[in-house]
The RNA shown here (transfer RNA) has 77 nucleotides and comes from a Candidatus Fermentithermobacillaceae bacterium. The organism belongs to Candidatus Fermentithermobacillaceae, within Bacteria. Its Rfam family is "tRNA". From the family's description: Transfer RNA (tRNA) molecules are approximately 80 nucleotides in length. Gene Ontology term of the family: triplet codon-amino acid adaptor activity. The family's RNA type in Rfam is transfer RNA. The prediction has a mean pLDDT of 83.
RNA sequence: GGCGGCGUAGCUCAGCCUGGUAGAGCAUACGGUUCAUACCCGUACUGUCACUGGUUCAAAUCCAGUCGCCGCUACCA
Numbered sequence: 001g002g003c004g005g006c007g008u009a010g011c012u013c014a015g016c017c018u019g020g021u022a023g024a025g026c027a028u029a030c031g032g033u034u035c036a037u038a039c040c041c042g043u044a045c046u047g048u049c050a051c052u053g054g055u056u057c058a059a060a061u062c063c064a065g066u067c068g069c070c071g072c073u074a075c076c077a
Base pairs, nucleotide, nucleotide: 001073002072003071004070005069006068007067010026011025012024013023020057028044029043030042031041032040050066051065052064053063054062
């Protein structure tokens, strides 16, 4: 350099194909339960869906470009 994959909550990820209210588990906070702790149950907190632009009534999702990470590969030495 070429090709491919990935980027979404504090963490791990789903959702993207086929556009229509942004989610799950864990964690955290509070409450219930208990003599107390743990377990368990409930509630709450959360978001620049990597960035920019485009298409559209409407974009995490489609298109283009850019950035970052990972893998494969080519060349030079």